Predicted 3D model of a 73-nucleotide RNA (transfer RNA) from Melioribacter sp. It matches the Rfam family "tRNA". Rfam links the family to the GO term triplet codon-amino acid adaptor activity. Rfam classes the family as a transfer RNA. The source organism's lineage runs through Bacteria, Ignavibacteriota, Ignavibacteria, Melioribacteraceae and Melioribacter. The sequence was found in a public genome assembly.
[in-house]
RNA sequence: GGGGCUGUAGCUCAGUUGGGAGAGCACUACAAUGGCAUUGUAGGGGUCGAGAGUUCGAAUCUCUCCAGCUCCA
Numbered sequence: 001g002g003g004g005c006u007g008u009a010g011c012u013c014a015g016u017u018g019g020g021a022g023a024g025c026a027c028u029a030c031a032a033u034g035g036c037a038u039u040g041u042a043g044g045g046g047u048c049g050a051g052a053g054u055u056c057g058a059a060u061c062u063c064u065c066c067a068g069c070u071c072c073a
Stems, first nucleotide, its partner, number of pairs: 001072007010025004019056001027043006049065005
C1' cells in the first nucleotide's frame, strides 16, 4: 500500500422485508432476613464509531473517514 471482518448501555452481546433501540451481568431504590449472601419488584443508564448521501422514514442501504483484528505484498 491492497483485500476481508468488526465497532450498539459500564462489560459481554442480540437486533433480516428499512418503521418499537433491546437481553444477560453490573449499578440505584424498595421488600423478604437479626445481618450478609441471595431472591423478587421497580428504576436509571445509548449522539447505534464520525460525517455525508438515498428514502416519507436509516443501527440496518450507498460513499468517505477513524479505530481494532486479520490476510496478502